[in-house]
RNA sequence: UAGAGUUUGAUCCUGGCUCAGAACGAACGCUGGCGGCGUGCCUAACACAUGCAAGUCGAACGAGAAAGGGGCUUCGGCUCCGAGUAAAGUGGCGCACGGGUGAGUAACACGUGGGUAACCUGCCUCUAAGAUUGGGAUAACUCGUCGAAAGAUGAGCUAAUACCGAAUAAGACCACAGUUUCUGCGGGGACAGAGGUCAAAGGUAGCCUCUGCUUGCAAGCUAUCACUUAGAGAUGGGCCUGCGCACCAUUAGCUAGUUGGUAGGGUAACGGCCUACCAAGGCAAAGAUGGUUAGCUGGUCUGAGAGGAUGAUCAGCCACACUGGAACUGAGACACGGUCCAGACUCCUACGGGAGGCAGCAGUGGGGAAUAUUGCGCAAUGGGCGAAAGCCUGACGCAGCAACGCCGCGUGAGUGAUGAAGGCCUUCGGGUCGUAAAGCUCUGUCGGGAGGAACGAAUGCUCCCGAGGUUAACAGCCUCGGGAGGUGACGGUACCUUCAAAGGAAGCACCGGCUAACUCUGUGCCAGCAGCCGCGGUAAUACAGAGGGUGCAAGCGUUGUUCGGAAUCAUUGGGCGUAAAGGGCGUGUAGGCGGUCUGUUAAGUCAUGUGUGAAAUCCCUCGGCUCAACCGGGGAACGACGCAUGAAACUGACAAGCUAGAGUACCAAAGAGGGGGGUGGAAUUCCCGGUGUAGCGGUGAAAUGCGUAGAUAUCGGGAGGAACACCGGUGGCGAAGGCGGCCCCCUGGUUGGAUACUGACGCUGAGACGCGAAAGCGUGGGGAGCAAACAGGAUUAGAUACCCUGGUAGUCCACGCUGUAAACGAUGGGCACUAGGUGUCCGGGGUAUUGACCCCCUGGGUGCCGCAGCUAACGCAUUAAGUGCCCCGCCUGGGGAGUACGGUCGCAAGAUUAAAACUCAAAGGAAUUGACGGGGGCCCGCACAAGCGGUGGAUGAUGUGGUUUAAUUCGAUGCAACGCGAAAAACCUUACCUACCCUUGACAUGCCAGGAACGCCGCAGAGAUGUGGCGGUGCCCGAAAGGGAGCCUGGACACAGGUGCUGCAUGGCUGUCGUCAGCUCGUGUCGUGAGAUGUUGGGUUAAGUCCCGCAACGAGCGCAACCCUCGCCAUUAGUUGCCAUCAUUAAGUUGGGCACUCUAGUGGGACUGCCGGUGAUAAGCCGGAGGAAGGUGGGGAUGACGUCAAGUCAUCAUGGCCCUUACGGGCUGGGCUACACACGUGCUACAAUGGCGGUGACAGUGGGCAGCCACCCAGCAAUGGGGAGCUAAUCACCAAAAGCCGUCUCAGUUCGGAUUGGGGUCUGCAACUCGAGCACAUGAAGUUGGAAUCGCUAGUAAUCGCAGAUCAGCACGCUGCGGUGAAUACGUUCCCGGGCCUUGUACACACCGCCCGUCACACCAUGGGAGUUGGCUUUACCUGAAGACGGUGCGCUAACCGCAAGGAGGCAGCCGGCCACGGUAGGGUCAGCGACUGGGGUGAAGUCGUAACAAGGUAACCGUA
Repeated sequence: UAGAGUUUGAUCCUGGCUCAGAACGAACGCUGGCGGCGUGCCUAACACAUGCAAGUCGAACGAGAAAGGGGCUUCGGCUCCGAGUAAAGUGGCGCACGGGUGAGUAACACGUGGGUAACCUGCCUCUAAGAUUGGGAUAACUCGUCGAAAGAUGAGCUAAUACCGAAUAAGACCACAGUUUCUGCGGGGACAGAGGUCAAAGGUAGCCUCUGCUUGCAAGCUAUCACUUAGAGAUGGGCCUGCGCACCAUUAGCUAGUUGGUAGGGUAACGGCCUACCAAGGCAAAGAUGGUUAGCUGGUCUGAGAGGAUGAUCAGCCACACUGGAACUGAGACACGGUCCAGACUCCUACGGGAGGCAGCAGUGGGGAAUAUUGCGCAAUGGGCGAAAGCCUGACGCAGCAACGCCGCGUGAGUGAUGAAGGCCUUCGGGUCGUAAAGCUCUGUCGGGAGGAACGAAUGCUCCCGAGGUUAACAGCCUCGGGAGGUGACGGUACCUUCAAAGGAAGCACCGGCUAACUCUGUGCCAGCAGCCGCGGUAAUACAGAGGGUGCAAGCGUUGUUCGGAAUCAUUGGGCGUAAAGGGCGUGUAGGCGGUCUGUUAAGUCAUGUGUGAAAUCCCUCGGCUCAACCGGGGAACGACGCAUGAAACUGACAAGCUAGAGUACCAAAGAGGGGGGUGGAAUUCCCGGUGUAGCGGUGAAAUGCGUAGAUAUCGGGAGGAACACCGGUGGCGAAGGCGGCCCCCUGGUUGGAUACUGACGCUGAGACGCGAAAGCGUGGGGAGCAAACAGGAUUAGAUACCCUGGUAGUCCACGCUGUAAACGAUGGGCACUAGGUGUCCGGGGUAUUGACCCCCUGGGUGCCGCAGCUAACGCAUUAAGUGCCCCGCCUGGGGAGUACGGUCGCAAGAUUAAAACUCAAAGGAAUUGACGGGGGCCCGCACAAGCGGUGGAUGAUGUGGUUUAAUUCGAUGCAACGCGAAAAACCUUACCUACCCUUGACAUGCCAGGAACGCCGCAGAGAUGUGGCGGUGCCCGAAAGGGAGCCUGGACACAGGUGCUGCAUGGCUGUCGUCAGCUCGUGUCGUGAGAUGUUGGGUUAAGUCCCGCAACGAGCGCAACCCUCGCCAUUAGUUGCCAUCAUUAAGUUGGGCACUCUAGUGGGACUGCCGGUGAUAAGCCGGAGGAAGGUGGGGAUGACGUCAAGUCAUCAUGGCCCUUACGGGCUGGGCUACACACGUGCUACAAUGGCGGUGACAGUGGGCAGCCACCCAGCAAUGGGGAGCUAAUCACCAAAAGCCGUCUCAGUUCGGAUUGGGGUCUGCAACUCGAGCACAUGAAGUUGGAAUCGCUAGUAAUCGCAGAUCAGCACGCUGCGGUGAAUACGUUCCCGGGCCUUGUACACACCGCCCGUCACACCAUGGGAGUUGGCUUUACCUGAAGACGGUGCGCUAACCGCAAGGAGGCAGCCGGCCACGGUAGGGUCAGCGACUGGGGUGAAGUCGUAACAAGGUAACCGUA
């Protein structure tokens, strides 16, 4: 020391991406009241107009105006003031500070600590000594000359604190020789000696003691400021040096002044700094050289810290000043506002030539996302000059602009509920904005007006007073102290007082999660949002707007950048079996690490003291601005480094030992360890010969192929090459790769035993070197078998494959190369420690034994199991993945990519080293639950099989699709839509279409007015409807008037209404898996967790049914049972039912009876209960008995958790949306009934198991009064006319049909009945579109149905009829009922579906999954590329400005010497080497562009295939061709 989101169906881990924080010289958007303190070109070190930014000193020096004014004037002028002023010059000091910028620089540039015995230091301080005496010039000025100008030049005059000579020399310096001291032994310091060399300048003020003139001055003195020499100090600097301080090794070698020496030169000073000569060195893997980038630091930001990033403002250092080069002056420069030269650029020009340098302050242009005023003042602080006053100062102090930052303040306070109006929402009740507003009562910060009004000011200066010093002096002067006077840019500013007045002062972002904050409307994968995950396809808290809310607030957001979170480079503080990551293996160099004992040392280490660590900043504390920001005082702290002293455990070093590590010698042992030579048998193939004949071979099946020229088969003989069966083994050996017949030779390593010896000789190992499977390459051999390529045959949609027949490289040998593999234990090496058990290989020992075996102990290998511990888990576990130490290698999201470029290696193939752009939010590991598998095991089901009958072919029926139509209403669509919703479409139904109508409506509630309701009759119309007439007055209260209930009519408004949309907004209901045996929970336990356990296992069952076992124990929903029904019995009850007995009749008709049947209530019965066998003695199973029924007796009802966004908004209900003289309502007619076609489901058939005719055989369920209808009559019949009974165990429907008898005799028929004709019946307002019967006539297709497919396991299939619902009528459909009544099941291999266990998985929308590559298209970045353009750099050579240096100096020359001549010295000029720019030629490197070209990435449903994931359908993968 805080975390969160995001990989998954879920989990744990790994791992990246993203967010929340802080910060900023910021910018942009919206907004903006005040003040304080800060900050403000990060880009073009781009170019600059204008002004200012460094001068000052008259107390160093000479000279010296003018304007203006006064006086005089002969008006020509003179004179005084201005004024010794201005301006300029000589000279001195300053200009090397201050101010700016960060281009360059990877360096002693910077930081820090040292050194200088190798140095300098103006001004300042202290000390000592001095300042004597001379000289010659020269600016200014005057007069000329040249020039456009800038400026240049000649002559003449003059001064100095300018310049020069001489003197003096305390002292310094030079060489010499002493003493002493220190020392790093090189040398240094101090003292004294003798020799040589070397100084100076005066100014101002005052005074008169001494001297001179003597008024007062001069010399002089005093004071002060300057001056000279020397020493010391202080300050500032130069140089050297230890350590620290960026990246790239795809930069590995660099270097000739290079490294060192000697001598010389040069410098303030050491030094190759420079020159000559000599030597051949120097640097580098601890990274030289090269490249790229960069000012460094105190600090700043962040962070818990360690760190990371950064180097604005402030401060220290460095570098630079248009670009490059150079020196001069000076104490100091190679000089921002100096000089010279070259270059670029700008300006002036009379074209000859000149001028300039804002990276000073302002300001301009330009660049840019972006950064201010051409302000005031020297009042303060500081600086320069000056004795001082003072002058100068864009340093600085202030002001201006900018919310750029930090800090502070305000935009009001109290009260106020009809919770106003209004907005928004609403479940329509209300809620919310909201005490918010208004209203009432107050206050007065800021802003505005008025008035007052600072601190910053202290000095210096002037005056006064006092003290001290100097002196002869109380002058004067100097110094110090006290007092007074005067001085402010900011600024009439801060601050204070007062006046009026709530009056002038709030926005911005956000509201899906992370992350505080929710609703409505609009939009409809559009428009848009988005930091990540992701929102948007009609109910968006995610877009846009609104209301509301949240956060911050004069700001708020966005963008950018840095640190943090990120332990995501891990020192603190990570990893490498499978997630990314152990080098293929060894030998070994450097390096790192290293046993035991003793001593020494003190490098590391530790302790104490001390020095440094600038200030500011940070921290603590105190204080000043009203607070704060800000500022001040004090303290603390500051990694680290130096010095001194001490300690000696540990590490190091040195020395001397030791033997436990390591090694050597001896004896013994095992082994496919390696190399070479020889040799053996089996087998394949080929050749020769024999026998022998038609095939062989091959496959899933075939074919190609071989064979009558004799194969295959078989026998004999021969040739040749390769490999070594059995033994053979998680056996052995080797470092790894790897090694296998037998024998011989050479040779490496390992192990055991017992002694002796050496004495840490060890471990690891970057580079380096060697070895290194297969494939491949080169040369030469060899070649039997096998076999890339290739050819042919198959397979296939295709088949450049899998399969088959052939077959060449190759495989083999020798020599050489290659150097890679899933080179794997996916596990580097070494040492030590940490429970065991059990195999096996090679040794040794013990007891016992004659010996062996057995048994025990022990060393070395090699396996398995397992504890602790570890691990994300899986797993590892003395052969560690445990616990530690040492060394090496490697990793840091996926893809791009082990690729490109470059380098190295290679004959090549290629190997090795190894990126980036771009792109994604994942990629991954282990484990979990499912699902799936052309994985496995077990088990069910009319699932297959075995059977029976169908469908698919025909006709017609019915439903659907399609088509058609004004409409053919709508829905249902694999199983699980399709004789389904519909248990009845002629009208109605009806939702559709056409025409005609209605608009509070056909229907509901509320209001008003009128009227009872209602019934009947006309007219118009297709009807709805319109219109007219007649009758009629009820119920309750009330005396009446009137009122009320109910109904009708009219009216206005709220509303009604909608089969309009959304079943993907829903409820309810339903289908399906499936009547499959499953689905879960509580507690416990296990697991980090998802989860597991239970529910798995052994048996068993129809069943998660039961039993046993078991870290589980229980429980729930399911199963079963309980319920209904059928089957047996008993009992109760006998009418409408029944009739055995009795009587009777035509007849259970009647009497009688209730035994039987039956009816319908109640019970019983069946439970593996009994027996035997089997089984674990269990559950159960098998067999048997008894029984009407036997192992669930048959059937029904009953449908777990869930799945399918399954179906239904058109049953109903319902959110939202939509229509409202219509998408509502009424009505007429039509449509839902169409018809080239396709499909589903049923009917009837195709016939003789049949058709037809005849025939008093036999059921059950049901419904019946607007009904069922006996019976009679008519009709061939449908039916009609009469008509009894029955509201039903009473009457009727009611005839059951298959059956039986006869006939027909295989044919489109005496099968089949479609179609059609005319006739007739019924229902109904009405049968045209469009009903059902009947009879006559007609007599179509069809002769058992392709591929395919359905049902059924017993009273079932098949077959036969009957009834019912719907219904006026209409049934081949549906729902029920009974009659007759089979066949077959070996069995579970296969198809389909399902259950359990297990396995694999890259699937989880779950295999109808996932997913790969080419091609095509679009876009993006990138490699190559003939070349081309530019930058940087380098080599050789040419050129050679300015400049200093060297030489020369015959030209010129004041100071010195000399009487002079001349000399010394100096200068110009010339020459030389050096050298900037420039030029020529060549090289390196970086970057831009580039026709064309290579691969890569991304993209919505493109094309072709199907490679991978399951045994992925040929297991997959690695290396190679």

Source information
RNAcentral holds the sequence, with entries from ENA. This is a predicted structure of a 1521-nucleotide RNA (small-subunit ribosomal RNA) from an uncultured bacterium. Rfam family: Bacterial small subunit ribosomal RNA. The prediction has a mean pLDDT of 84.